A computed fold for a 136-nucleotide RNA from Micromonospora thermarum, annotated as c-di-AMP riboswitch aptamer (ydaO/yuaA leader). It matches the Rfam family "c-di-AMP riboswitch aptamer (ydaO/yuaA leader)". Gene Ontology terms of the family: cyclic-di-AMP binding and regulation of gene expression. The coordinates come from a structure-prediction model, not an experiment, and the mean pLDDT is 77.
RNA sequence: CGCGCCGACCCGCUCAAUCGCCGCAUGGCGAACCGGGGACCCAUGUGCACCUGGGGUGAAUCCGCGAUCUUCGUGGUAGGGCGUACUUCCCGCCCGAAUCCGUCAGCUAACCCGGUAGGCGGUGUCGGAAGGAGUU
Numbered sequence: 001c002g003c004g005c006c007g008a009c010c011c012g013c014u015c016a017a018u019c020g021c022c023g024c025a026u027g028g029c030g031a032a033c034c035g036g037g038g039a040c041c042c043a044u045g046u047g048c049a050c051c052u053g054g055g056g057u058g059a060a061u062c063c064g065c066g067a068u069c070u071u072c073g074u075g076g077u078a079g080g081g082c083g084u085a086c087u088u089c090c091c092g093c094c095c096g097a098a099u100c101c102g103u104c105a106g107c108u109a110a111c112c113c114g115g116u117a118g119g120c121g122g123u124g125u126c127g128g129a130a131g132g133a134g135u136u
Base pairs, nucleotide, nucleotide: 003121004120005119006118011030012029013028014027032116033115034114035113036112037111042106053104054101055100056099057098062076063075064074065073066072067071079095080094081093082092083091086131087130088129089128090127
């Protein structure tokens, strides 16, 4: 540089730096994708006790065992990803974290607010079968 993967995190137009052309960072505009807040209706049975509040993003939740028991290790698991266009089945390889809000939020039309990051892989006549569609 090119191809590809996780993830919402992508695309188009446009502008300045002596003049002209090209291109581009930033800025601006648009579009797209994603997340949060937010009515009616619905949800919310009653009593008692305890309490270590409750909620969001995300696949990442839960249950054992062992310890040096702050915490770590290990086995599994709800769930998730990849195997190079799509679906299903089989097979194989992996993940099953982290973090934010701050006592507060069910769903939720109108409406309001925010994000568009970050991190990775490698040569394998690119796992197998079936099917639909498309292209030549």

Lineage of the source: Bacteria > Bacillati > Micromonosporales > Micromonosporaceae > Micromonospora. The sequence was found by an Rfam model in a public genome assembly.